[in-house]
Context: one part of a larger RNA
Molecule: large-subunit ribosomal RNA, domain VI
Organism: Bacteroidales bacterium
RNA sequence: CGUUAGAAAUUUGAGAGAACCUGACUCUAGUACGAGAGGACCGAGUCGGACGUACCGCUAGUGGACCUGUUGUUCCGCCAGGAGCACCGCAGGGUAGCUAUGUACGGAUGAGAUAAGUGCUGAAAGCAUCUAAGUACGAAACUCACCUCAAGAUGAGAUUUCUUUUAAGGGUCGUGGAAGACUACCACGUUGAUAGGCUACAGGUAUAAAGGCAGUAAUGUCAAAGCCGAGUAGUACUAAUAACCCGUAGAAUUUC
Repeated sequence: CGUUAGAAAUUUGAGAGAACCUGACUCUAGUACGAGAGGACCGAGUCGGACGUACCGCUAGUGGACCUGUUGUUCCGCCAGGAGCACCGCAGGGUAGCUAUGUACGGAUGAGAUAAGUGCUGAAAGCAUCUAAGUACGAAACUCACCUCAAGAUGAGAUUUCUUUUAAGGGUCGUGGAAGACUACCACGUUGAUAGGCUACAGGUAUAAAGGCAGUAAUGUCAAAGCCGAGUAGUACUAAUAACCCGUAGAAUUUC
């Protein structure tokens, strides 16, 4: 921009894509078969491999805005306590998020029309013949079924609702997001929990500082404390104020 008034939702599915894998073992059954040796079809189940999708409760990583220990050095006047730099100084852990090595699930089933093949009936050709007429089966392939997208499908579909005129609705702007390069998308904007803060909790570190006590002292103890990024909930304390912009209509028919 189009889809022929403008919107907001919900959809149909022309069409397109993805997927399609496979092993071992057990039972049937040491059965059928076979002199024996050996050893099934069919059917039922169990456990796997590779591949794929999703997720983070478990396990395991990462986690340079979290916690702790510690070395050297400079500084905060000194002690104590801290801060900077040294590969995040080094080291031990680790929330959320993101992940696989972790977890869950998937290729199932059925239908249609067939291939090779197997038939039935059956002539040409008194027989025979699956084929000529007719007719029945038959595969991981094909068409559906399962999953995803999908009306720019210009063949532009359908349904419901709203607005009949400073309309409905949308945007700018702001607070943000398991959304994201930007845009877009989604949530919220005081009739408010959208983000921050605060409070509580979860969770992580591991017993802060100051002081008392014990010890010559290092240190231990009183004492799971102190600190804390992303998590959960509550709470208007802060910021989402005020406002502005777009949008507002056409053809045909009938009647006058």